Predicted 3D model of a 486-nucleotide part of an RNA (small-subunit ribosomal RNA, 3' major domain) from a metagenome.

Context: one part of a larger RNA
RNA sequence: UGACGGGGGCCUGCACAAGCGGUGGAGUAUGUGGCUCAAUUCGAUUCAACGCGAAGAACCUUACCUGGCCUUGACAUGCAUGUGGUAGAAGCCUGAAAGGGUAACGACCCCGCAAGGGUAGCAUGCACAGGUGCUGCAUGGCUGUCGUCAGCUCGUGUCGUGAGAUGUUGGGUUAAGUCCCGCAACGAGCGCAACCCCUGUGUCCUGUUGCCACCUAGCCGAGAGGCUGGAGCACUCUGGACAGACUGCCUCGCUUCAACGAGGAGGAAGGUGGGGAUGACGUCAAGUCAGGAUGGCCCUUACGGCCAGGGCUGCACACGUACUACAAUGCCCGGUACAAUGGGAAGCGAUACGGCAACGUGAAGCAAAUCCCCUAAAACCGGGCCCAGUUCAGAUUGUCGUCUGCAACUCGACGGCAUGAAGUUGGAAUCGCUAGUAAUGGCGCAUCAGCUACGGCGCCGUGAAUACGUUCCCAGGCCUUGUACA
Repeated sequence: UGACGGGGGCCUGCACAAGCGGUGGAGUAUGUGGCUCAAUUCGAUUCAACGCGAAGAACCUUACCUGGCCUUGACAUGCAUGUGGUAGAAGCCUGAAAGGGUAACGACCCCGCAAGGGUAGCAUGCACAGGUGCUGCAUGGCUGUCGUCAGCUCGUGUCGUGAGAUGUUGGGUUAAGUCCCGCAACGAGCGCAACCCCUGUGUCCUGUUGCCACCUAGCCGAGAGGCUGGAGCACUCUGGACAGACUGCCUCGCUUCAACGAGGAGGAAGGUGGGGAUGACGUCAAGUCAGGAUGGCCCUUACGGCCAGGGCUGCACACGUACUACAAUGCCCGGUACAAUGGGAAGCGAUACGGCAACGUGAAGCAAAUCCCCUAAAACCGGGCCCAGUUCAGAUUGUCGUCUGCAACUCGACGGCAUGAAGUUGGAAUCGCUAGUAAUGGCGCAUCAGCUACGGCGCCGUGAAUACGUUCCCAGGCCUUGUACA
């Protein structure tokens, strides 16, 4: 100087407390361990591995296993030699395919009249290719974590023999090493904040979306009104510019006329308005040689390459993360209202028709504010159920179908009928959340032929409760103290 302490002081954080909903019990989905296996490819392992790499394992993917094949190789560059019926190749034989064998037919480029030469291609040979083989403890790069915590340093000066100190400590204050005051320090840098994006208000501009608000034409209607078109850009909206918030104003508080704190006015918004992006010096020899790159080592008729089939989906069991429930604030049936984000051409696919349905037939429109996906669901209204293993719950199984795809046996999703398991709120323990949040309801997208998505990333609807407080648990910051630790 640090680190550590079941030392002290001050402070912060959904850390505790106060609340709301869960997990741990059940069934299923998914990941992992273990076991099994010819193989169940590999990696990730406290927080910070375990719905993780994987934004899609039937084949492919695929790296694993078994079997069948190839050996300058599926791919790159170079050298040497050979080659015009050359390269390629229908067909045929063998085969699971790959591969092997045979083979009708049969090109093309440059120079040249031609002969011929060259190049390409092919064959052979040689250099080499190739390796998801090892080492993340040889590495670059990228990432996680402490932590969006408020810290980490430097120049000059001063102090100290020196390591080093000071500044950065102290008094206040802040979300903040934020700011103020003081001070042997004076300044500065990386961080904080701001500058960036979205959202909340207004003004202007914009006008094949919106509106009949105003004017107008047509149709329907008894009327109220509804539908379609014109004109128009007022409103909504689209997306651009600008304004707006700065403790600016007022009052009070504080050792001060400081920083700041409390309240108020005005305002769409008030004290960083809400959210995002942004991650200092460093720590964990943290993670990744399997994303790609790369040193070294290793394989070279195989640890390389091709193919078929299987496996990654295996099941006594254990754990993590989720979904669905156990019901009456519920379930079922009927009616009926209101979204936003997005996507669409090998695509989205209206109306119509068939089917109980999955879906099919068929086809208008749309490269999209124009057409389609697209009826949002919970909510609300009416009816039924009457506390039961039930009109709860839906696993499992049987059977009949639909769709994608060369192909659904291992091993896809979806629909109909039948079946109807466990489960009556979950031990010890444990998780998330402070507001448009939790909880709850649906919708969209990426990957993708299809899909094991209940996952991930977004969008909108409905919409709470609680915080006395900092004694305690956990993590962290500053000062100080002890130390036989570095």